Molecule: c-di-GMP-I riboswitch aptamer
Organism: Geomesophilobacter sediminis
């Protein structure tokens, strides 16, 4: 240096659910809480799912990065 289909350490994130707030909604934010996560950090670029409006031109706007792929940054690491 490579290497997670090995193990460990230190830290980190936080599903469902509950409370408060925002949003028409999908969903988001804060607190509690942990099912899990080696990118469960970040980016809606491709696919996908979901919501709203429109209306039958399958259009427009939005949500999800914890659905898959891609891009990018990054802790630790045996053989």
């Nucleotide at each position: 240096u490579c290497g997670g289909u090995c193990a460990a350490a230190u830290a980190g994130c936080a599903a469902a659910c509950c409370c408060g707030g925002g949003g028409u909604a999908a969903c988001c934010c804060g607190g509690g809480g942990a099912c899990g996560c080696a990118a469960a950090g970040c980016c809606a670029c491709g696919g996908g799912u979901c919501c709203u409006c429109g209306u039958c031109g399958u259009g427009a706007g939005g949500a999800c990065a914890g659905c898959c792929g891609g891009g990018u940054u990054g802790c630790c690491a045996a053989a």